The prediction has a mean pLDDT of 86. Predicted 3D model of a 487-nucleotide part of an RNA (small-subunit ribosomal RNA, 5' domain) from an uncultured bacterium.
Context: one part of a larger RNA
RNA sequence: GAUUGAACGCUGGCGGCAGGCCUAACACAUGCAAGUCGAGCGGAUGAGAAGAGCUUGCUCUUCGAUUCAGCGGCGGACGGGUGAGUAAUGCCUAGGAAUCUGCCUGGUAGUGGGGGACAACCCUGGGAAACUGGGGCUAAUACCGCAUAUGGACUGAGGUCCAAAGCCGUAAGGCGCCUUGGGAGCAGCCUGCGUCCGAUUAGGUAGUUGGUGGGGUAAAGGCCUACCAAGCCUGCGAUCGGUAGCUGGUCUGAGAGGACGAUCAGCCACACUGGGACUGAGACACGGCCCAGACUCCUACGGGAGGCAGCAGUGGGGAAUAUUGGACAAUGGGCGCAAGCCUGAUCCAGCAAUGCCGCGUGGGUGAAGAAGGUCUUCGGAUUGUAAAGCCCUUUCGACGGGGACGAUGAUGACGGUACCCGUAGAAGAAGCCCCGGCUAACUUCGUGCCAGCAGCCGCGGUAAUACGAAGGGGGCUAGCGUUGCUC
Numbered sequence: 001g002a003u004u005g006a007a008c009g010c011u012g013g014c015g016g017c018a019g020g021c022c023u024a025a026c027a028c029a030u031g032c033a034a035g036u037c038g039a040g041c042g043g044a045u046g047a048g049a050a051g052a053g054c055u056u057g058c059u060c061u062u063c064g065a066u067u068c069a070g071c072g073g074c075g076g077a078c079g080g081g082u083g084a085g086u087a088a089u090g091c092c093u094a095g096g097a098a099u100c101u102g103c104c105u106g107g108u109a110g111u112g113g114g115g116g117a118c119a120a121c122c123c124u125g126g127g128a129a130a131c132u133g134g135g136g137c138u139a140a141u142a143c144c145g146c147a148u149a150u151g152g153a154c155u156g157a158g159g160u161c162c163a164a165a166g167c168c169g170u171a172a173g174g175c176g177c178c179u180u181g182g183g184a185g186c187a188g189c190c191u192g193c194g195u196c197c198g199a200u201u202a203g204g205u206a207g208u209u210g211g212u213g214g215g216g217u218a219a220a221g222g223c224c225u226a227c228c229a230a231g232c233c234u235g236c237g238a239u240c241g242g243u244a245g246c247u248g249g250u251c252u253g254a255g256a257g258g259a260c261g262a263u264c265a266g267c268c269a270c271a272c273u274g275g276g277a278c279u280g281a282g283a284c285a286c287g288g289c290c291c292a293g294a295c296u297c298c299u300a301c302g303g304g305a306g307g308c309a310g311c312a313g314u315g316g317g318g319a320a321u322a323u324u325g326g327a328c329a330a331u332g333g334g335c336g337c338a339a340g341c342c343u344g345a346u347c348c349a350g351c352a353a354u355g356c357c358g359c360g361u362g363g364g365u366g367a368a369g370a371a372g373g374u375c376u377u378c379g380g381a382u383u384g385u386a387a388a389g390c391c392c393u394u395u396c397g398a399c400g401g402g403g404a405c406g407a408u409g410a411u412g413a414c415g416g417u418a419c420c421c422g423u424a425g426a427a428g429a430a431g432c433c434c435c436g437g438c439u440a441a442c443u444u445c446g447u448g449c450c451a452g453c454a455g456c457c458g459c460g461g462u463a464a465u466a467c468g469a470a471g472g473g474g475g476c477u478a479g480c481g482u483u484g485c486u487c
Base pairs, nucleotide, nucleotide: 001487002486004484006483007482008481009480010479013359014358015357016356017355018354020351021317026315027314028313030312031311032310035074036073037072040071041070043068044067048063049062050061051060052059053058054057081270082269083268090195091194093192094191095190096189099187101185104183105182107180110177111176112146114144115143121136122135123134124133125132126131151162152161153160154159166175167174168173196242197241198240203233204232205231208230209229210228211227212226213225214224215223245267246266247265248264249260250259251258252257272293273292274291275290276289295306296305297304298303323349325348326347327346331345332343333342334341335340362392363391364390365389372383373382374381375380396428398423399422400421401420402419406414431476432475433474434473435472436457437456438455442471443470444469445468446467452459453458
């Protein structure tokens, strides 16, 4: 000098854009953050329409609509958060073969005929609750046989085995379902190079290294297991210890390099701590399940409930980091034929000068060089065209009016916002640090090695340009200084 996710002190007018718990991966009250489909299914509810029966205000049937839970489907593996762990099961880059793949895409062949249940519901128990037991009825795109097999799987090559579901409809079709081989886009696996410090860590390793048989996986493989062999890694640093998410990049620097990895983007890991599997195309699953543990809460003491490293917010820690806001209008996502519903993703608004950028706090004229202040050699000098006065202007702000783009037919949270027009009036808007040298800027008074200053050298013990104040001056400016970090 540059830089900053900064903090502190003094000060503070406006706007645009960006960023805002770096500390306790500490504990969390409350609300919201993942639902959706009635065009898969059976019920229930209550308002209505039509029709029929008639006892004239009741019963039955049908219709479409609404809501509620249930069965069922798809989605809750994305999106969002955090960086604890991890020095290599990671990341980066270049390759590889032994794989899977819902939705999407374009092909192939089908969608025939049956059956039995379980919720909801009704009846009846248990429990304070969470919840749960028994009996009975019932539907389906839920479940199970049979048929068929383009094809696929296995094969000892003979053969054996494997499907399916309907719904809507103006009756044309549409949306689905099943088999299978391609594509695309994901995902899993393997290999080479690279990837911090320590030798005051020198040996490490028994499923260890390899083979055979078997098992397991979607898939190669000691991934697992039985047996056999005795290997394998290591001074080009194994093992151990410490530290750390990695990268694109960011900061600095002429570069080489050094430091860093906030925001944004890619990958990884984690979800109270540890372990485990289930479901599923995909998880060993943040707002799923089970077990154990710590903690918190409820309890009728028998037993239960919970997990903000989602968005806000609270306590705590800390030098320090924001609102318990609005909207799905846009972009995107889930579900749905659609209308639409959901979406703290997202888009916006709020807070704080946190940063960057822009603008303003007026312009011209004005010498009686006013008054006042300060200094003085008492003559004057300086503050100083500075002020006043006179003449103008109205950016920003204020007030009044109009008023968007963003939306493609409807639909705008932002927002009566941006922007435009008008009105009034210099009116509402300047501070901070420094002045011994480095280093731009000097005098007076006070103090008297005191009080104090200080980045280094050093100032202060009676004339201190170095302390404190004043006048003056220098620098930067809605900021200015200080402190911390990096180069």